A computed fold for a 342-nucleotide part of an RNA from uncultured Thermogemmata sp., annotated as large-subunit ribosomal RNA, domain IV. It matches the Rfam family "Bacterial large subunit ribosomal RNA". The full RNA is in RNAcentral, with records from MGnify. The coordinates come from a structure-prediction model, not an experiment, and the mean pLDDT is 89.
Context: one part of a larger RNA
RNA sequence: CGCUCGUGAAGGAACUCGGCAAAUUAACCCCGUAACUUCGGGAUAAGGGGUGCCCCUUGGGGUGUUAAAGCCUCGGGGGGCCGCAGUGAAAAGGAUCUGGCGACUGUUUACUAAAAACACAGGUCUGUGCGAACGCGUAAGCGGAGGUAUACAGACUGACGCCUGCCCGGUGCCGGUAAGUUAAGGAAGAGGGUUAGCCCGUAAGGUGAAGCUCGCAACCGAAGCUCCGGUAAACGGCGGCCGUAACUAUGACGGUCCUAAGGUAGCGAAGUUCCUUGUCGGGUAAGUUCCGACCUGCAUGAAUGGCGUAACGACCGGAUCACUGUCUCCACGAGCGACUCG
Numbered sequence: 001c002g003c004u005c006g007u008g009a010a011g012g013a014a015c016u017c018g019g020c021a022a023a024u025u026a027a028c029c030c031c032g033u034a035a036c037u038u039c040g041g042g043a044u045a046a047g048g049g050g051u052g053c054c055c056c057u058u059g060g061g062g063u064g065u066u067a068a069a070g071c072c073u074c075g076g077g078g079g080g081c082c083g084c085a086g087u088g089a090a091a092a093g094g095a096u097c098u099g100g101c102g103a104c105u106g107u108u109u110a111c112u113a114a115a116a117a118c119a120c121a122g123g124u125c126u127g128u129g130c131g132a133a134c135g136c137g138u139a140a141g142c143g144g145a146g147g148u149a150u151a152c153a154g155a156c157u158g159a160c161g162c163c164u165g166c167c168c169g170g171u172g173c174c175g176g177u178a179a180g181u182u183a184a185g186g187a188a189g190a191g192g193g194u195u196a197g198c199c200c201g202u203a204a205g206g207u208g209a210a211g212c213u214c215g216c217a218a219c220c221g222a223a224g225c226u227c228c229g230g231u232a233a234a235c236g237g238c239g240g241c242c243g244u245a246a247c248u249a250u251g252a253c254g255g256u257c258c259u260a261a262g263g264u265a266g267c268g269a270a271g272u273u274c275c276u277u278g279u280c281g282g283g284u285a286a287g288u289u290c291c292g293a294c295c296u297g298c299a300u301g302a303a304u305g306g307c308g309u310a311a312c313g314a315c316c317g318g319a320u321c322a323c324u325g326u327c328u329c330c331a332c333g334a335g336c337g338a339c340u341c342g
Stems, first nucleotide, its partner, number of pairs: 001337008010328002014326001019323001027051005036041001038159001052081012082086001094321007101313002106118002122157007134143003160308004165238003170235002172231005179226003185220002189216001191214004197207003239257005266300001267297001278294005
């Protein structure tokens, strides 16, 4: 000096990112327990008191017996004894207030993340009529299911309470189908090549039926697309400028441009607020955090759910009491190392 422990004057979080760590608390009995609440809870809330040993007395239960005594056990009352200390050692919640998130118990990154992430009951939409949809497999076949729409599959949301506005122009999906477009295929027809014949010619050549062949092609051809509708708990989206009230300010009101429609309720400097330590209030002697408000929302907002919510949480903020070597400021002790000698 290190590790693991023990004790500590006065103070008591001044430490620190943060009470991290440590300390406090702790068992059983009795008293007593608030807001809030989904009436279950919150509750071991909080906050108090008791606990050893000896003597006397008394009630109950068990065993035992003819009945008892005795023994075991659970209590009540009275009196006394000792210590600093009686759950005498060990083991054994610190508590409260207030926010955020997630309802909850669960699940997770085996070896840096346990969470506000995942899951979850509940809600909604969509598909599926059974040889179901869907999934695995080339197939046979199997799962779904020895189930049958109160079922199964897919997707989103995520207890519960109050709710969930407007937009179908784009994209998707669903429905429709007169017209337009449209493939393979079919195909009238025209054309090219070849040439038996015919014509002229010495020759070359000209013309040219059928057949064979080469491409071209009017027209007939489905779904799809175009088109016409529907649909947002489908993907998604949800404005600007100017003016206006008898102080001022503000603007219920008006005008205008654009849009598919211009953000309703609620919430709001938020886990979202840039400016920002916004402003006001609270708490502190002092508060970039915290709580309550305001609304100027850079860039909230309704199942990519909105806002609340008792209970719950090794979650994340803020405050208080208790307690402490976290600190002021370190000291001493113990064991084991290191170190010296051997």